[in-house]
Context: one part of a larger RNA
RNA sequence: UUGGGCGUAAAGCGCGUCUAGGUGGUUAUGUAAGUCUGAUGUGAAAAUGCAGGGCUCAACUCUGUAUUGCGUUGGAAACUGCAUGACUAGAGUACUGGAUAGGUAAGCGGAACUACCAGUGUAAAGGUGAAAUUCAUAGAUAUUUGUAGGAAUGCCGAUGGGGAAGCCAGCUUACUGGACAGAUACUGACCCUUAAGGCGCGAAAGCGUGGGUAGCAAACAGGAUUACAUACCCUGGUAAUCCCCGCCGUAAACGAGGAUUACUAGGUGGUGGGGGUCGAACCUCAGCGCCCAAGCUAACGCGAUAAGUAAUCCGCGUGGGGAGUACGUGCGCAAGUAUGAAACUC
Numbered sequence: 001u002u003g004g005g006c007g008u009a010a011a012g013c014g015c016g017u018c019u020a021g022g023u024g025g026u027u028a029u030g031u032a033a034g035u036c037u038g039a040u041g042u043g044a045a046a047a048u049g050c051a052g053g054g055c056u057c058a059a060c061u062c063u064g065u066a067u068u069g070c071g072u073u074g075g076a077a078a079c080u081g082c083a084u085g086a087c088u089a090g091a092g093u094a095c096u097g098g099a100u101a102g103g104u105a106a107g108c109g110g111a112a113c114u115a116c117c118a119g120u121g122u123a124a125a126g127g128u129g130a131a132a133u134u135c136a137u138a139g140a141u142a143u144u145u146g147u148a149g150g151a152a153u154g155c156c157g158a159u160g161g162g163g164a165a166g167c168c169a170g171c172u173u174a175c176u177g178g179a180c181a182g183a184u185a186c187u188g189a190c191c192c193u194u195a196a197g198g199c200g201c202g203a204a205a206g207c208g209u210g211g212g213u214a215g216c217a218a219a220c221a222g223g224a225u226u227a228c229a230u231a232c233c234c235u236g237g238u239a240a241u242c243c244c245c246g247c248c249g250u251a252a253a254c255g256a257g258g259a260u261u262a263c264u265a266g267g268u269g270g271u272g273g274g275g276g277u278c279g280a281a282c283c284u285c286a287g288c289g290c291c292c293a294a295g296c297u298a299a300c301g302c303g304a305u306a307a308g309u310a311a312u313c314c315g316c317g318u319g320g321g322g323a324g325u326a327c328g329u330g331c332g333c334a335a336g337u338a339u340g341a342a343a344c345u346c
Base pairs, nucleotide, nucleotide: 005316006315007300008299012314014201015200016199017198021194022193025087026086027085028084029083030082031081033080034079035076036075037074038073039072040071041070042069048066049065050064051063052062053061054060091187092186093185094184095182096181097180102176103175104174105173106172107171108170109153113149114148115147116146118144119143120142125134161168162167206247207246208245210243211242215241220236221235222234223233258313259312260311261310262309263308266291267290268289269288271286272285273284274283275282295302296301319346320345321344328339329338330337331336
């Protein structure tokens, strides 16, 4: 490299968007670049492959042919390309409607918690397997009002919904994105799809400036446990967790499953629409689940939400370790991250 692969064996970029590029719906005419075909020139000879012949065989040697290529020229027009025209089944635009923890900002609420002021009240409380550290007669714990503060939003709640993914949940308002359904009208495949590079988004932790800090809690301190106990348990407790702005750019970023399109039995349950009905049944579109036909799979299992049958494009893998290391380069304040070997060894 070819063949063959990527749910779990090595292998799908965390996700989107778009450029180059690749690929492509129906139809008519033209063209002849690809494609097919005839002729011709060249492709030296030898060698080589194949088919025969001659030395008794073989080596050796002779004949034929191949030498798949390139150029010129004549033709064909199905397919691809190109040019022009037409179409509406893909796609899009306009309109109407309901659903929605989609996003951003502001305001408001209740429960709980902690601190503080005050009242009642007295000796414990707390914590554990058992204890102790700890707190409390300077009045704790408990209980009743009040004040303040920060963080999170119980029930509803779902096997439910939304989002490209990360993720998104108290209530209200403002602004705003996308999807779905319905019925018509319009555009007319320079659309659609995929997408190297580019650009953007991207949990948690971490970093920088400033603020905030109730609870919780790495580090740290103490008490226990233990042979030890740099732990598990307990009492404390700082960073962090929260907010604004700016970085970081990674996760078992998982469905360990790239995107898109078409086709291939059914059954059943939720969600959002439409048709139908008095109401149902029933039909249909979109999305979310379960069980399965055919088929696939090493098996497990997948099975219209495919891992089935096909097509297009991208990404990735090629024994284990060394190693996601070294070196170089880019990015970053740093931590690091991206790209990414070899010797050697089994």

The part of an RNA shown here (small-subunit ribosomal RNA, central domain) has 346 nucleotides and comes from an uncultured bacterium.
RNAcentral holds the full RNA, with entries from ENA, Greengenes and SILVA.